A computed fold for a 73-nucleotide RNA from Lathyrus oleraceus, annotated as transfer RNA.
The prediction has a mean pLDDT of 81.
Rfam family: tRNA. About the family: Transfer RNA (tRNA) molecules are approximately 80 nucleotides in length. It is annotated as a transfer RNA.
């Protein structure tokens, strides 16, 4: 220097073109309980890495650039 792979909630991912973006964990509150813990209700938390074009419509498919990581010289 190429040339592959990753990036969505504090954490692990999951979501292959229809739209108000989900799970488990973890965090809050509330309820049972003598108390915690575990059970049950609920609630918070995301500019889906950044910008950019494409589409009627993009997390998703194109383009640059960036972070991580792996491999070639």
């Nucleotide at each position: 220097g190429c040339g592959c792979u990753u990036g969505u909630a504090g954490c692990u991912c999951a979501g292959u073109g229809g739209a108000u973006g989900g799970a488990g964990c973890g965090u809050c509150u509330g309820u049972u309980u003598u108390u915690u813990a575990a059970g049950c209700a609920g609630a918070a938390a995301g500019u889906c890495a950044u910008a950019g074009g494409u589409u009627c419509g993009a997390c998703c498919a194109c383009u640059a650039u960036c972070u991580a990581g792996c491999g070639c010289g």